[in-house]
Predicted 3D model of a 72-nucleotide RNA (transfer RNA) from a Thermoplasmatota archaeon.
RNA sequence: GCCACCGUGGCUUAGUGGUAUAGCGAUGCCUUGGUAAGGCAUAGAUCGCGGGUUCAAUCCCCGCCGGUGGCU
Repeated sequence: GCCACCGUGGCUUAGUGGUAUAGCGAUGCCUUGGUAAGGCAUAGAUCGCGGGUUCAAUCCCCGCCGGUGGCU
C1' cells in the first nucleotide's frame, strides 16, 4: 500500500428500515441476629465520527477514525 470483518450502557452481546435485547456488574428495598445466597425494583447506550438516501436510518450508500486478520 491492497483486501475482508468488526465498532451498540462499566463489561460481554442481540437486533439489520418503524426510537435498542439479554446476561454479568452498579444502586435501593425485602428476607436474616448479621453476612452470603435468593426475590423485587431502579438507573445507565442520541448504536465510533461526519455527510447522503428515505416520511422515517443502529440497519442502506459515501468518506474518515480506531481495532482484528490476511496478502505484498
Record summary: Model confidence (mean pLDDT): 82 of 100. The sequence is in RNAcentral, with records from ENA. Rfam family: tRNA. By type it is a transfer RNA. The source organism's lineage runs through Archaea, Methanobacteriati and Thermoplasmatota.